[in-house]
Molecule: Bacterial RNase P class A
Organism: Steroidobacter sp.
RNA sequence: GAAGUCAGCCAGGCAGUCGCUGCGCGCAAGCGUGGAGGAAAGUCCGGGCUCCUAGGGCACGGUGCCAGGUAACACCUGGGGGGCGCGAGCCCACGGAAAGUGCAACAGAAAGUAAACCGCCUAAGCGCGCGUCACUUCGGUGAUGUACGCCGGUAAGGGUGAAAUGGUGCGGUAAGAGCGCACCGCGCCGGUGGUAACACUCGGUGGCACGGCAAACCCCGCCCGGAGCAAGGCCAAAUAGGGGAGCAAGCAGCUUCGAGCUGCGCGUGCGGCCCGCACGUGUUCCCGGGUAGGUCGCUAGAGGUGCGCGGCGACGCGCAUCCCAGAUGAAUGACUGUCCAAGACAGAACCCGGCUUACCGGCUGACUUCUCUU
Numbered sequence: 001g002a003a004g005u006c007a008g009c010c011a012g013g014c015a016g017u018c019g020c021u022g023c024g025c026g027c028a029a030g031c032g033u034g035g036a037g038g039a040a041a042g043u044c045c046g047g048g049c050u051c052c053u054a055g056g057g058c059a060c061g062g063u064g065c066c067a068g069g070u071a072a073c074a075c076c077u078g079g080g081g082g083g084c085g086c087g088a089g090c091c092c093a094c095g096g097a098a099a100g101u102g103c104a105a106c107a108g109a110a111a112g113u114a115a116a117c118c119g120c121c122u123a124a125g126c127g128c129g130c131g132u133c134a135c136u137u138c139g140g141u142g143a144u145g146u147a148c149g150c151c152g153g154u155a156a157g158g159g160u161g162a163a164a165u166g167g168u169g170c171g172g173u174a175a176g177a178g179c180g181c182a183c184c185g186c187g188c189c190g191g192u193g194g195u196a197a198c199a200c201u202c203g204g205u206g207g208c209a210c211g212g213c214a215a216a217c218c219c220c221g222c223c224c225g226g227a228g229c230a231a232g233g234c235c236a237a238a239u240a241g242g243g244g245a246g247c248a249a250g251c252a253g254c255u256u257c258g259a260g261c262u263g264c265g266c267g268u269g270c271g272g273c274c275c276g277c278a279c280g281u282g283u284u285c286c287c288g289g290g291u292a293g294g295u296c297g298c299u300a301g302a303g304g305u306g307c308g309c310g311g312c313g314a315c316g317c318g319c320a321u322c323c324c325a326g327a328u329g330a331a332u333g334a335c336u337g338u339c340c341a342a343g344a345c346a347g348a349a350c351c352c353g354g355c356u357u358a359c360c361g362g363c364u365g366a367c368u369u370c371u372c373u374u
Base pairs, nucleotide, nucleotide: 001370002369003368004367005366006365007364008363009362010361012339013338014337015336016335017334018333020035021034022033023032024031025030037345041356042355044354045353046352047351048350049228050227051226052225055275056274057273058272061223062222063221064220065079066078067077068076069075080094081092082091083090084089095219096218100217101216102213103212117158118157119154120153121152125150126149127148129146130145131144132143133142134141135140166184167183168182169181170180171179185208186206187205188204189203190202191200192199193198232296233295234294235293242287243286244285245284246283247282250264251263252262253261254260255259266280267279268278269277303322304321305320306319307318308317309316310315
């Protein structure tokens, strides 16, 4: 000097003129003060809060290495394993294939306790051709070598495929094969280190499980009520408690004999089912009619900032300090001047912690690689 990786910050400033809105003060005029984001977006997770009486089980659903953080999580931090990158770093849908079922087009003999296309062998057995030797009653017989075929053996070599029953070497065999052996790999057991996942240039043992896919069904571990601020309350007002349908409107026992209590049956309630519980002897559903206005919820929080301590870290603890939008057809806008590096993506609607997506530029820090010079 160039190229990268990770993390943090900014989101226009200043001045003037007019305009909107929350709160406070004020009789009023008016004054003071506050007023959209890093993603407010997606509605994808987790909660706070509200209501359903909110209890148990199953199912549905979610999740999936280990240890921590957190209110909680599918998030974050650290570690283990795997993959990518020269590296700083980045990514992972990371339990189980020896419970079962299933899938792998085409090619290939064959896609899993599957299998023989080419090839190799053919020892033993059968057939047959040729050559040699011996015998011969000249018809042949016997032995041996070689080629071919049948039967048989083989999965080392070759082919197909993304993937073909571990790899290399030696021995052995008719030819081969963990068939045997050595080393490596793999399984199991033990030891050492680590909280653990796991690791070990540790020891022993076994020829060695029939491969891959669970982001296939499935099995296993853990978690898990539902609906949602249009939740849910309060005040006011209005109308027709009109019409239809379902189930029930009972039984038994006790007592103080008024009636009450208990049990059973029935109806309703809770995303589905079962149990249980609660309410009611009445309750549920459908159609139709009226009102649809105000107010609370609504912003002081699992809050922000600064400092200190503990921790590798996420984060926690302590002290101090601050109040930082609450609209409701929906508030922060317009103009001028100037500075600058230069306005991209884009507007809260109960709130918070995350994830994902979009994005013009600029600044800062740490680290990695390359080149040059000293």